[in-house]
């Protein structure tokens, strides 16, 4: 702005209508139990009454045979039906079927109406005779009969014809009843001809509606119409002739597949979506394939011909046959029934009628096959039984479940009664089902099963098995504790049924009309003009196709939905209503669309003026740079690289001047800028030339969008002909690099890139976003137009417009974002998607010289693929910090030689475990026996130790023995011992037998507690509430400054709290008290114990200040966390440990051991390798002498003085000590003085070795340790690499201790003496922590992952052929039958046609040597191509190259 108080939008409420899923309400109906009443109804056996019928007895007839009448029966003429009913679903995409319509038609039986029915003839069946033939069946002669045939007559109505006229029919039967004596006569009735109408069948036309494929796009000659003819019942190319050239189609023709159709069915909320089986209606069939007779009707299931196939008969000459009726049989298959009873009932056909006929039909047999109804009991019954399973051993569960008591009486069986269906009928009788249903009565427990139990998805435990066997719908289970395999038990779910399988709809809004989408998930055509077709501005008038509305007909019944109703109830049936969304005819309305016609400017286009521009073509012309060529200077290198080289250059290059001469591309301007439909456009000048803005508001007058097909433009490569080449450069060449390097790098270098023309038709052709048109708050650039206002003019300011950028409201969106240039909110057309891979491929078709492109699948095979976002870890990505992490220093290690552990060999064992940083002088802080687990041999079996009981023995228990033996052990003597007690039993203790158990260093640490190591004394790890986000989460805990430190202020949608950090705790530096023993001669307090004080950046100066942090400074024994040490958040490593200690399961023990005991051996082995030490290689030392100064600790089966003795190890010897008292120990030692050695394999080093001794211990050989002499190897300071340390700290030096009879201790833990350098500093190594950032990773880079080859399946296309099936042409040949023509009446001939036969393509499948991709499988091979900057960013079109991933040129994308 528009509309709006004559009442707007929103919110609310009210009425109607529809109403899924889950829920709610009503209550019609049923079920269940009960009270009242007897008003109505029903009503058994049985008895009583009548009545019919039978029996019975009686009367009556009465051989046999012919006539004649009647009947039956059986062949035949004739009628009539046989075209209906019964079956099936091959064909068929068609007027075949469904729904509305019509007109040129037919029509036995059956109705109704008008007339008629005279009068003659001649045959033929049956029958006889003859004859032919296996048969089937057929010939000749003779004889007769009708409602059979035929002539004539009559015809108003009827046909022809314009009249006039002319023509065309019959069939007769009749026993009753009536007249006659009878003949015989006439009626009822049945029937027959004509010709008009009806009912009801039927045939024909129309308009709509009726499956898929465009990898079917053209078709089509009787084809489309006319005129004339035939021919049909009847209209029409239905069939001829003859003329015209037309008739169909993208609204799918043609061809190809498939398939009766429809009322219905099934599932859905509905739209719809699949289906056509039983009932109905229509259709076509009837072995296949043509054909015509009869006849109201047929080109005829149980008729005829003829052909083909197939079966059977045959005397070989011929002939028969059609279950897709009922039943049965055979195949075929997962699979599907009685060779049943009747016409009682319902129909149907003949007849006049009884009747006959009906495998239609009614029933009954089989089938759980569907649906509906019912049962296998009801009530009581706990010691909660036995038994099954469990099991924490205490129960628990099946389970009121059974047993057991009472009661009942469906199905069943027996016996008694007994149906409806039922009308017909000659009045005799007649019911298949069926003695069925149903009632009454007694007998009578004989009748439960299948699937599931991890989740989805109701329902769980043992036990067996051990990636086996197996399950499995979908993820997925099973490798020694399977609620998921197998069995049992409980348990759940249904229930004469539960499962499987197959198939349809549903749930899938998962083809989305109802009702989906397209920036990034699968999808917007590369862009444009424009055709068809879709859409369509304001007004006013017709008409009234659409669209609403009335009435009428129709839309079969059946089925469906709702009242009622019948069968005991259901199902099922029946009666009414209602529905059947649909078509048609007609009256009406006229808002809105459409038509037709007038009129308008807001759309669109036109005219006029201005101005921007790398818009397009074409021609000229510039300077820079480059390379070349010449010529000048002027000399040894120059280029190139991460660092060579390969290349150039003394024939003078690089450099550096001058001339010339060549092609290409246009530096600064220049920009988030312009401009063009896109692809794309860039020096400058000049022709030609296209769109678009803006401003006047002058003309047209809806002339507009959009757009399938079509046509046009389309980068780069790349193809063709011709020119052109300076640079750059696929391929190629060489050089490097590299395990290789068909790369990256570097030297060269061809197409090609440059121009003309012609081609090609594609890109990450992207805003990954189709074109138009309106409508939704802003705010800020910047290009170009105008306008105002000002200005002398310009600027600046303000406001309308187009363009082209950022940010954002509201809204949209999975998130991402995106937001007046939409991915909002609407409308309009187009195009384009439908799980991944096969695949943008294959076949086909169409361009294209060719590369190739457009279109475009399917088998087969996963269970996913994919977007966005969010938490990790990861990076050969980014920022900050820190850590002996590097660097600066100091000293090792790796070479020796000797300990000690470890691999590894070897053994009879070498006993087991630890194995990258976190194994390896580690468990083990003491292996000669024992330990000890291993080996070998002997020996023991309730056991070496423990609980428990039974028997029998004997107190227990102490000494002392004999034999065997390697010792364990086996045999076995003798003495002394007595608690309760008179014995007898008992009781504690041994000992034998036996029974329960014992042992087990056996196996699993991936069944486990418990402790442990590592990251790491790294500074992280969480939660509560709150907020945010559809959700994961997220925030807090980021962010700045600080700290050792997620310590600590600031800020801050977060405030607070936890576990860590710190600190509280111990030593230790310094003061003070208190106690004082062993310390001191005493006095005291160095010292010892106890408690306490001191240090907090507190004080002061400077700096930035919020915290805090640097720097100086006082004071102090100590200064800035004073030093060290206990203390180790959530968690990682299925890390280590079943051989420290428990502990589940499993596993070995009367088969005498994987238990337990002994003796001897082994854990010590040695060709080597590896780690950790020690000793060294020497003069900062070695030796000898002397001389000083420590702390920690330890001792009574123990340290052990003095003093002797021995060269020592060591012994004798015993003081002294339960330890501030005595010992170890004078406590040291390197240090310090003095003195020898003088650079050597030495006075270096002490290895190995021979002799003699010492000590422990039962015992030192395998296999301790020490001492003394004497021997004196290797080694000269150490590749490549490493590893430890930042101060009382490395270096270096003794010294205790623990284990222990001793000791392999040079380990280990401690003590204390002397006592150092160095950090600039974080750029690299490693490790770590916090943020940002990429990911295709998430078992988390030791991650994922691509192609080749090689192996085995697997389905595809392609293929020289080879085979076979469909349609269709053309040709030759043709059977019956119709027609036509001739005819000697026997037949020929012509036309037409099933069928077969020939050619020549088409099409669809089958098969097929051989090559091809492609797909799928625990552990094959080569790379390493991709995700991180993935180690050359990737990817897209294109060329060329390579064993493969792939590499390189060249444009373009940013994902």
């Nucleotide at each position: 702005a528009a509309a709006c108080a004559a009442g707007a939008a929103g919110c609310u409420c009210g009425u109607a209508g529809u109403g899924a899923a889950a829920g709610u309400c009503c209550g019609a109906u049923g079920a269940u139990a009960g009270c009242a009443a007897u008003a109505u109804c029903u009503g058994a056996a049985g008895u009583c009454c009548g009545g019919a019928u039978c029996u019975u007895u009686g009367a009556g007839c009465g051989a046999c045979g012919a006539a004649u009448u009647u009947g039956u029966u059986u062949a035949g003429u004739g009628g009539c039906a046989a075209a209906c009913g019964a079956g099936u679903c091959a064909g068929u995409a068609a007027c075949g079927c469904c729904u509305u319509g019509g007109a040129a038609c037919c029509u036995g039986c059956c109705c109704c109406g008008a007339a008629g029915a005279c009068g003659g003839a001649a045959a033929u069946a049956a029958u006889u005779c003859g004859c032919c033939g296996a048969a089937a069946g057929g010939c000749g002669a003779a004889c007769u009969a009708a409602u059979g045939u035929c002539c004539g007559a009559u015809a108003g109505u009827c046909u022809c014809g314009c009249a006039a006229g002319a023509g065309u029919a019959a069939c007769g039967g009749g026993a009753a009843c009536c007249c006659g004596c009878a003949a015989g006569g006439g009626a009822a009735c049945c029937g027959c001809u004509u010709c008009g109408g009806g009912a009801g069948g039927g045939g024909c036309c129309u308009a709509g509606g009726u499956c898929c494929g465009a990898u079917c796009a053209g078709c089509u000659a009787g084809u489309u119409g006319g005129u004339a003819g035939g021919g049909u019942a009847a209209c029409g190319g239905c069939c001829u002739a003859c003329c015209a050239a037309g008739g169909c189609u993208a609204u799918g023709a043609c061809c190809g597949g498939u398939a009766g159709g429809g009322g219905g069915c099934c599932c859905g909320a509905g739209a719809g979506g699949g289906u056509g089986u039983u009932c109905c209606c229509c259709g076509a069939c009837g072995a296949u394939g043509c054909a015509a007779c009869u006849g109201a009707g047929a080109c005829a299931c149980g008729g005829u011909g003829c052909a083909u196939a197939c079966u059977c008969c045959u005397a070989c000459g011929g002939g028969a046959g059609g279950c897709a009726g009922c039943a049965g049989u055979c195949g075929a298959g997962a699979a599907u029934a009685u060779u049943c009873g009747a016409c009682a009932a319902u129909g149907g056909g003949c007849g006049a009628a009884a009747g006959c006929c009906u495998g239609a039909u009614c029933g009954a047999g089989c089938g759980a096959c569907g649906c509906c109804g019912c049962g296998u009991g009801c009530a009581g019954g706990a010691a909660g039984a036995a038994g099954g399973c469990c099991u924490u051993c205490g129960g628990g569960u099946c389970g009121u479940a059974a047993a057991c008591u009472g009661c009942g009486g469906u199905a069943g069986c027996a016996g008694g009664g007994g149906a409806a269906g039922a009308a017909c009928u000659u009045c005799g009788g007649u019911g298949a089902c069926g003695g069925u249903a149903c009632c009454c009565u007694g007998c009578g427990g004989a009748a439960a099963g299948a699937g599931g139990c991890g989740g989805g998805u109701a329902a769980c435990u043992a036990c067996g098995u051990g990636c086996c066997a197996g399950c499995a719908c979908c993820a997925g289970c099973g490798g020694u504790a399977a609620u998921a395999c197998g069995u049992a038990g409980a348990c759940c779910u249904c229930g004469a049924g539960c499962g499987u399988u197959a198939u349809c709809c549903g749930g899938a809004u998962u083809u989305a009309u109802u009702g989906g989408g397209c920036g990034u998930a699968a999808a917007g055509c590369g862009u444009g003009u424009g055709u068809a077709g879709g859409a369509g501005g304001u007004u006013c008038g017709g008409g009234a196709a659409g669209u609403c509305u009335g009435a009428u007909g129709u839309c079969a019944a059946a089925u469906c939905u709702c009242a009622g109703g019948g069968c005991c109830u259901a199902a099922c049936c029946c009666u009414g209503a209602g529905g059947c969304c649909g078509c048609a005819u007609u009256g009406g309305a006229u808002a809105c669309u459409g038509c037709c016609g007038g009129a308008c400017u807001a759309g669109a286009g036109g005219a006029u003026g201005u101005g921007a521009g790398a818009g397009g073509u074409u021609g000229a012309u510039g300077g820079a740079a480059c390379g070349c060529a010449c010529g000048g200077u002027g000399u040894a290198g120059g280029g190139g690289u991460g660092a060579c080289a390969u290349c150039c250059g003394u024939u003078g290059a690089u450099a550096u001047c001058g001339u010339g001469c060549g092609g290409a591309a246009c530096a600064c301007c220049a920009a988030a800028g312009g401009c063009g439909a896109a692809g794309g456009c860039a020096g400058u000048c000049a022709a030609c030339u296209g769109g678009a803005a803006c401003a006047u508001u002058c003309c047209u007058g809806a002339c507009u969008c959009u757009g399938a097909g079509a046509c046009a433009c389309g980068a780069a490569a790349g193809c063709g002909u011709g020119g052109g080449g300076a640079g750059c450069a696929a391929a190629a060449a060489g050089g490097a690099u590299u395990a290789g390097a068909u790369a990256c790098c570097c030297u060269u270098g061809u197409a090609g890139u440059c121009c003309a023309c012609g081609c090609c038709g594609u890109a990450a052709a992207c805003g990954a976003u189709g074109c138009c048109u309106g409508c939704u708050g802003g705010c800020u650039g910047u290009u170009u137009c105008g306008a105002g206002u000002a200005u002398c003019g310009a600027c600046c300011c303000u406001c309308g417009g187009a363009g082209u950028g950022g940010c954002g409201a509201a809204g949209c969106u999975a998130a991402c974002g995106c937001g007046u240039u939409a991915a909002g909110c609407a409308g309009g057309c187009c195009g384009c998607c439908u799980g991944g891979g096969a695949a943008g491929u294959a076949c086909g078709a169409g361009c294209g010289c060719a590369a190739g492109c457009u279109u475009a699948a399917a088998a087969c095979u996963c269970a996913a693929a994919g977007g966005a976002a969010u938490a990790g870890a990861c990076g050969g990505g980014g920022a900050c910090u820190c850590g002996c992490a590097c660097a600066a220093g100091c000293g090792g290690u790796g070479g020796a030689g000797c300990a000690u552990g470890a691999g590894g060999u070897u053994u009879a064992a070498u006993u087991c475990g630890a194995u990258g940083u976190u194994g390896a002088g580690c468990g083990a802080g003491g292996a000669a026996c024992c330990u000890u687990a291993c080996c070998a041999g002997g020996g023991c079996u309730u056991g070496a130790a423990a609980u428990u009981c039974u028997a029998c023995u004997g107190a227990a228990g102490a000494c002392a023995g004999u034999g065997g033996g390697a010792a364990a052990c086996c045999a076995u003597u003798g003495u002394c011992g007595u608690c309760u007690c008179u014995c007898a039993a008992g009781g504690a203790c041994a000992g034998u037998a036996g029974a329960a158990c014992a042992g087990g260093u056996g196996c699993u640490g991936c069944a486990u507690g418990g402790u442990u190591g590592u990251c790491g004394u790294c500074a992280g790890c969480u939660c509560g509430u709150g907020u945010c986000u559809u959700g994961a989460g997220a925030u807090g805990u980021u962010c700045c400054c600080u700290u050792c430190a997620g310590u600590g202020g600031g800020g801050u949608a977060a405030c607070g709290a936890g576990c860590g950090c710190a600190a509280c705790c111990c030593c230790u530096a310094c003061c003070c008290a208190a106690u004082g023993u062993u310390a001191u001669a005493u006095g005291u307090g160095u010292c010892a114990u106890u408690g306490g004080g001191a240090a907090c950046u507190g004080c002061c100066g400077a700096g930035c200040u919020a915290a805090g942090c640097u720097c100086g400074g006082a004071g102090g024994a100590a200064g800035g966390c004073g030093g060290g040490g206990a203390u180790g958040a959530c968690g990682u490593c299925a890390a280590a440990u079943c051989c420290g200690c428990a502990u589940g399961g499993c596993c070995c023990u009367c088969u005498g051991a994987u238990g337990c005991c002994c003796u001897g051996g082994g854990c010590c082995a040695c060709a080597c390798u590896c780690a950790u030490g020690c000793u060294a290689c020497a003069a900062u030392g070695g030796g000898c002498g002397g001389u000083a100064c420590a702390a920690u600790g330890g001792g009574u089966u123990g340290c052990c003085a003095a003093g002797c003795c021995g060269u020592a190890a060591g012994g004798c010897g015993g003081a002294g000590c339960u330890a501030a008292u005595c010992c170890c120990a004078u406590c040291a030692a390197a240090a310090c003085c003095g003195u020898c050695c003088c650079c050597a394999g030495u006075u270096c080093g002490g290895a190995u070795u021979g002799a003699g001794g010492g000590c422990u211990g039962c015992a030192a050989c395998u296999c301790g340790c020490c001492c003394u002499c004497a021997u004196g190897a290797a080694g000269c300071c150490g590749g490549a690499a490493u590893c430890g340390c930042u101060a009382g700290u490395a270096a270096u030096c003794g010294c205790g201790g623990a284990u222990c009879a001793g000791c392999c201790u040079c380990g280990c833990c401690g003590c204390g003496g002397u006592g150092a350098a160095u950090a600039c500093g974080u750029u690299c190594u490693c490790g770590a922590g916090u943020c940002c950032u990429g990911u295709a990773c998430u078992c988390a880079c030791c991650g994922c992952c691509c192609g080749u080859c090689a192996a085995g399946c697997c389905a595809a296309g392609g293929g020289a052929g080879c085979c076979g099936g469909g349609a269709a042409u053309a040709g030759a040949u043709g059977a019956a039958g119709u027609u036509c023509g001739c005819u000697u009446c026997g037949g020929c001939g012509g036309a037409u046609c099933a069928g077969u036969c020939u050619a020549a393509g088409u099409u669809c499948g089958g098969u097929g040597a051989c090559a091809u991709g492609g797909g799928c499988u625990a552990a094959g091979u080569c790379g390493u191509a991709a995700c991180a900057a993935g180690g050359c960013a990737c990817g897209c079109g294109u060329a060329g190259c390579g064993g493969a991933a792939g590499c390189u040129g060249u444009g373009c994308g940013u994902g």